[in-house]
RNA sequence: AACGGGCAAACCCGUCGUAAGGCGGGGACGCAAAGCCAUGGGGCCGUCAGAACGUCGAUACCGUUCGCGGCUCGCCAGGUUGCCGAA
Numbered sequence: 001a002a003c004g005g006g007c008a009a010a011c012c013c014g015u016c017g018u019a020a021g022g023c024g025g026g027g028a029c030g031c032a033a034a035g036c037c038a039u040g041g042g043g044c045c046g047u048c049a050g051a052a053c054g055u056c057g058a059u060a061c062c063g064u065u066c067g068c069g070g071c072u073c074g075c076c077a078g079g080u081u082g083c084c085g086a087a
Base pairs, nucleotide, nucleotide: 006031007030011026012025013024014023015022016021029074035080036079037078039077040076041075042072043071044070045069046068047067050066051065052064053063054062
């Protein structure tokens, strides 16, 4: 190569969560690690009773960035384990 099998995006239903999103069922766009680990970067959510900045005469509100907490391994990298397998 081939064969056998595996997972399951969107969407729908149920359920948990403030949310991102998770889980179960249906469903297949795709996937050779679309198995597992949030360690680095990215994305997303929450927080303005954390800080700075913008707006304002000033405060509040609001917005942005950072911080903090979280989600995503089907965004990328890294780590780790691993099925079938002819010539």
Molecule: c-di-GMP-I riboswitch aptamer
Organism: soil metagenome